[in-house]
RNA sequence: GAAGUGAGUCGGAGGAUCGCCGUUCCGCUCUGCGGGAUGGAGGAAAGUCCGAACUCCAACGGGCAGCAGGCUGGAUAACCUCCAGGCGUGGCAACGCGACGGAAAGUGCCACAGAAAACAAACCGCCGAUCUGCAGCUUCGGCUGUGGAGGUAAGGGUGAAAAGGUGCGGUAAGAGCGCACCGCGUCCCGCGUGAGCGUGACGGCACGGAAAACCCCCUGCGGAGCAAGACCAAAUAGGGAAGCAGUGGAACCGCCCGUUUCCGUAGAAAGCUUCCGGGUAGGUUGCUCGACCGCUCGCGGCAACGCGAUCGGCAGAUGAAUGAUCCUCGCCCCUCGCGGGGGACAGAAUUCGGCUUACAGAUUCACUUCACAC
Numbered sequence: 001g002a003a004g005u006g007a008g009u010c011g012g013a014g015g016a017u018c019g020c021c022g023u024u025c026c027g028c029u030c031u032g033c034g035g036g037a038u039g040g041a042g043g044a045a046a047g048u049c050c051g052a053a054c055u056c057c058a059a060c061g062g063g064c065a066g067c068a069g070g071c072u073g074g075a076u077a078a079c080c081u082c083c084a085g086g087c088g089u090g091g092c093a094a095c096g097c098g099a100c101g102g103a104a105a106g107u108g109c110c111a112c113a114g115a116a117a118a119c120a121a122a123c124c125g126c127c128g129a130u131c132u133g134c135a136g137c138u139u140c141g142g143c144u145g146u147g148g149a150g151g152u153a154a155g156g157g158u159g160a161a162a163a164g165g166u167g168c169g170g171u172a173a174g175a176g177c178g179c180a181c182c183g184c185g186u187c188c189c190g191c192g193u194g195a196g197c198g199u200g201a202c203g204g205c206a207c208g209g210a211a212a213a214c215c216c217c218c219u220g221c222g223g224a225g226c227a228a229g230a231c232c233a234a235a236u237a238g239g240g241a242a243g244c245a246g247u248g249g250a251a252c253c254g255c256c257c258g259u260u261u262c263c264g265u266a267g268a269a270a271g272c273u274u275c276c277g278g279g280u281a282g283g284u285u286g287c288u289c290g291a292c293c294g295c296u297c298g299c300g301g302c303a304a305c306g307c308g309a310u311c312g313g314c315a316g317a318u319g320a321a322u323g324a325u326c327c328u329c330g331c332c333c334c335u336c337g338c339g340g341g342g343g344a345c346a347g348a349a350u351u352c353g354g355c356u357u358a359c360a361g362a363u364u365c366a367c368u369u370c371a372c373a374c
Base pairs, nucleotide, nucleotide: 001370002369003368004367005366006365007364008363009362010361012329013328014327015326016325017324018323020040021039022038023037024036025035026034027033028032042345046356047355049354050353051352052351053350054225055224056223057222066221067220068219069218070217071085072084073083074082075081086100087098088097089096090095101216102215106214107213109209110208123156124155125152126151127150130149131148132147133146134145135144136143137142164182165181166180167179168178169177183205184203185202186201187200189198190197191196229285230284231283232282239276240275241274242273243272244271246263248262249261250260251259252258292313293312294311296309297308298307299306300305331342332341333340334339
């Protein structure tokens, strides 16, 4: 310098004017108006895919069904997340990826091609040991040629896959038939917390593939979600309860109660008055400071992360605010210049931890391979 790999960071800055939502303070002529101060979107606020907090409902316990997860160890409140490792796989490498339990429980499947696709089989080949037909030769023992029965699974061919691979021996030709190495299986030993790794012995090869077919095994799972839930509570309609005559006049009497008497009283039962309770509109709350997030430092750990210290940060709407216009600077593109243009993906809705997806552009660190120079 070129080509890459991994982990991150940022996502314009300042100002003016007019507005919007929350909190708080002040003033006034106070159902309101005016003014001041202060806070007001993101790295993903997104998808709503996992895991939790919180709330209500349900619930003795167990099982079936269903759904989800599925190598090991750790981290965490928890997780299908993260870290470290193993194995497999792609890459020269840095590193990436993984649908990583079981095919020796059972059932089914393996298209096309091909002889044969799982109790293996024989199309083209190879062979002529064994049996045998025919022909030729014969020293009469047989030999040669050719065909049949047969042997074979080396070679060819088909296929994603053909019943271990390579080599040597062996054979009529061949073949784990024998041997060596590799692979595979079983067992012992060593190392490792473990997944596993390594060595050795034995076995001549048994167990083709696929569980992203059904299925089997192990583990986990009650349901609904802030429109959860709690409180206050109008009008109208409906439900329940009580009442619908007397704070009247007079007499008795010190007064009250009481008694007597006079006066008044049906206006109506599908009514009127008062009260109670449920509940709708509406309002309040839940509501935003919490397993919170971040910088720096110390300690423990390979790491994820944990513990501790200092400092800093965090909107809370609800027919739903966070906006618009302009100026200056900065960045990128075009242009000799003047000047012109561009600036992504996207917007909270109970909260938090993750994952995934979108994204103009700018930028940092570490590492790998190659080339060149010293």